[in-house]
Context: one part of a larger RNA
RNA sequence: ACCUCUCUAAGGAACUCGGCACAUUAGCCCCGUAACUUCGGGAGAAGGGGUGCUCUUCGUAAGAAGAGUCUCAGUAAAUUGCGUUUAGCGACUGUUUAACAAAAACACAGCACUCUGCCAAGUCGUGAAGACGACAUAUAGGGUGUGACACGUGACCAAUGCGGAAAGAUCAAGGCAAGAGGUUAGCCGCAAGGCGAAGCUUUGAACCUAAGUCCCCGUGAAUGUCGGCCGUAACUAUAACGGUCCUAAGGUAGCGAAAUUCCUUGUCGGGUAAGUUCCGACCUGCACGAAUCGUGUAACGACUGAACGACUGUCUCGGAGAGGAUCUCG
Numbered sequence: 001a002c003c004u005c006u007c008u009a010a011g012g013a014a015c016u017c018g019g020c021a022c023a024u025u026a027g028c029c030c031c032g033u034a035a036c037u038u039c040g041g042g043a044g045a046a047g048g049g050g051u052g053c054u055c056u057u058c059g060u061a062a063g064a065a066g067a068g069u070c071u072c073a074g075u076a077a078a079u080u081g082c083g084u085u086u087a088g089c090g091a092c093u094g095u096u097u098a099a100c101a102a103a104a105a106c107a108c109a110g111c112a113c114u115c116u117g118c119c120a121a122g123u124c125g126u127g128a129a130g131a132c133g134a135c136a137u138a139u140a141g142g143g144u145g146u147g148a149c150a151c152g153u154g155a156c157c158a159a160u161g162c163g164g165a166a167a168g169a170u171c172a173a174g175g176c177a178a179g180a181g182g183u184u185a186g187c188c189g190c191a192a193g194g195c196g197a198a199g200c201u202u203u204g205a206a207c208c209u210a211a212g213u214c215c216c217c218g219u220g221a222a223u224g225u226c227g228g229c230c231g232u233a234a235c236u237a238u239a240a241c242g243g244u245c246c247u248a249a250g251g252u253a254g255c256g257a258a259a260u261u262c263c264u265u266g267u268c269g270g271g272u273a274a275g276u277u278c279c280g281a282c283c284u285g286c287a288c289g290a291a292u293c294g295u296g297u298a299a300c301g302a303c304u305g306a307a308c309g310a311c312u313g314u315c316u317c318g319g320a321g322a323g324g325a326u327c328u329c330g
Stems, first nucleotide, its partner, number of pairs: 002324007010316002014314001019311001027051005036041001038148001052069007070074001082309007089301002094106002110146007122132003149296004154226003159223002161219004168214003174208002179203005186195003227245005254288001255285001266282005
C1' cells in the first nucleotide's frame, strides 16, 4: 500500500455529473398535526414530551398517579421510518430485457369504433377430418385504438382505406358460332394440273357473360391533412379591419423556450452573495394541439429535475486505531 470496520478538533456538501456512499431518524405511550382532496385520504404529516429500578395509593388485572433512587446514557445491547417544499411523466396495485436497462416502456379498470345471428366471426389444421371459440349466443365472443377520474374531443371525404348502390364504361375463362385454312372419295382434263362433298382437323368475327376497376354516394375515437403575400387606427408601435392568390380544408378549445424552442444561458420576475439547471410568466410555437388523445388532477412511484432542514470524513485534509490478507525473518 490492499480488504472489512471503529473513532476523529474546527467547519458542515465547500465533494461530485449528481449528497453517490456514509451519517442522522428509529420501538412503545401521550399531546399535536397544514395546504390540498375523488371526503377515503394526505398522516407515523410536521413538531413536542415521556420511557430503568424501589416503595405507597387506587385498580380483579393491564396499568395510572405520587414519593424516592442509580447511571454519561433506561426502546441503555440487538431489532429499529430521515423529514419538508416544488415541478415533469405515468392515475393507481401489478408486469418486463433469466446474466449491463425496472422505467416515463407493457398491462390495467374505464371509453370508443368495428366484425359476428350460431355449423357465428376469429384461430389451429393438408383449400382435410377434427378442435378451440363454447357445452357460450350480441348485457356474448373476436379485432383495433385510447388508457382511472374531471372538463373537453374542432375543420377537411381531395388522396389512401372501408362501406353502399347499381345506371353507364372497361373486362377473363367459358358458351354459341358466321366465316377461313388443311386433308380427299369423286369429277374435269391428253397431260401438267384444277375443282372438290361428307368426315376429321387447325382456326375463328359478331353475340351472351361475374367479381373487380373507372364512375357516384357515405364514412375521422379510419390511414391521414389542417396556407401565403400586401395594406390599414390622430405620436410611435400594433392591427379589430380590408385586398389578393391558392386549397379538400386552412390548427378551433386548451397548452406553450415544453421529455417538443434551432437562434438560446430568449426576455422579465422568484430563489442564491453569485443559478447554462429549477419555479412563475410572456408568446417571436425553427418544428404543440385535441382517443398516434388536449388540458388539469387527490392518492401512489427502488422513476426524473430543483430547493430547504437535520446529518455527517463526500470534502477542506488529513490523522489515529482494530481485525484480515500479503511479504520478510525465525
The part of an RNA shown here (large-subunit ribosomal RNA, domain IV) has 330 nucleotides and comes from a metagenome. The prediction has a mean pLDDT of 87. It matches the Rfam family "Bacterial large subunit ribosomal RNA".